This is a predicted structure of a 317-nucleotide RNA (Bacterial RNase P class A) from a Betaproteobacteria bacterium. The organism belongs to Betaproteobacteria, within Bacteria. Rfam family: Bacterial RNase P class A. The family's RNA type in Rfam is ribozyme. The sequence was found by an Rfam model in a public genome assembly.
RNA sequence: GAAGCGGGCCAGACGGUCGCUGCGCCACUUCGGUUGCGCAGAGGAAAGUCGGGACUCCACAGGGCAGCGUAGCGGGUAACUCCCGUCCGCCGUGAGGCGAGGAUCAGAGCAACAGAGACGAGUCCUGCCGUUCGAAAGGAUGGUGGGGGUGAAACGGGCAAUCUCUACGCGGAGCAACACCAAAUAGGCAGGCGAUGACGCGGCCCGUCGAGCCUGCGGGUAGGUGGCUUGAGCAUGGCGGCAACGACAUGCCCAGAGGGAUGACCGUCAUAGCCGCGAGGCCGUAACAGAAUCCCGCUUAUCGGCCCGCUUCACAU
Numbered sequence: 001g002a003a004g005c006g007g008g009c010c011a012g013a014c015g016g017u018c019g020c021u022g023c024g025c026c027a028c029u030u031c032g033g034u035u036g037c038g039c040a041g042a043g044g045a046a047a048g049u050c051g052g053g054a055c056u057c058c059a060c061a062g063g064g065c066a067g068c069g070u071a072g073c074g075g076g077u078a079a080c081u082c083c084c085g086u087c088c089g090c091c092g093u094g095a096g097g098c099g100a101g102g103a104u105c106a107g108a109g110c111a112a113c114a115g116a117g118a119c120g121a122g123u124c125c126u127g128c129c130g131u132u133c134g135a136a137a138g139g140a141u142g143g144u145g146g147g148g149g150u151g152a153a154a155c156g157g158g159c160a161a162u163c164u165c166u167a168c169g170c171g172g173a174g175c176a177a178c179a180c181c182a183a184a185u186a187g188g189c190a191g192g193c194g195a196u197g198a199c200g201c202g203g204c205c206c207g208u209c210g211a212g213c214c215u216g217c218g219g220g221u222a223g224g225u226g227g228c229u230u231g232a233g234c235a236u237g238g239c240g241g242c243a244a245c246g247a248c249a250u251g252c253c254c255a256g257a258g259g260g261a262u263g264a265c266c267g268u269c270a271u272a273g274c275c276g277c278g279a280g281g282c283c284g285u286a287a288c289a290g291a292a293u294c295c296c297g298c299u300u301a302u303c304g305g306c307c308c309g310c311u312u313c314a315c316a317u
Base pairs, nucleotide, nucleotide: 001313002312003311004310005309006308007307008306009305010304012269013268014267015266016265017264018263020041021040022039023038024037025036027034028033043288047299048298050297051296052295053294054293055174056173057172058171067170068169069168070167071166072086073085074084075083076082087101088099089098090097091096102165103164107163108162109159110158124148125147126146127144128143129142130141131140132139133138178226179225180224181223188217189216190215191214192213193212197209198208199207200206233252234251235250236249237248239246240245270285273282274281275280
């Protein structure tokens, strides 16, 4: 210098104007809210909803069967199909990459093409042995399993991402969970009143029923509130550990919408792109994408750029 391998990071910056959401404070308020000030306000994947968990409700004596999942060995974690270390196998000159990697002495199933034969063997060619025909050469037939040929594999095995066996794990639904407050309208329940009404042989008393009216209660719907973001949290420091990771100390609070906020515009600079020999000019923010109960992973998408470690080749010293 070229070509690569592994890992990490950024995801325009600053200023101004006008808006939106949340919180705090002051003031006003018709108690619904409004004005002002201050602070905070999307991602590395917020995505796919694939694995695991927290949380909530429902179900549940104990044991077994079925079903699904996982699988070298050791470790990490709340847990995992995740992560780390290591052995083995395969790929690569190498740095490295990939691996569902237990059991085929329990049983079953499967194997393209080629080949005579493909999984309870078989006889295509040849060698050897026997019988038989033949004067001989050789032919026929039986045996043997030495050699050849086909094939990934020829009786000794292979495949368990085929059934199966072994070991271990697994109840269901999900924040539209769930809890609370609760309108109008229409039902329901209880009590009271109840016509010049009906029934009791019925005119009165009395009793029962009774359209309707009044009061109270109750469930659910609309609507509202909680759940909701302080958490397996983040940053820094040294410590233990090869590592994943752990414990400790100090500091910090970092979106919380709900017809769903997180935006628009202006200026300066910087990046990419384009033009120019150059000074410089033009363009105008640039990929994938956008929270919705939360967390740990995996996978997928992604413009441009930066950093660290390592490998191979070439050249120079």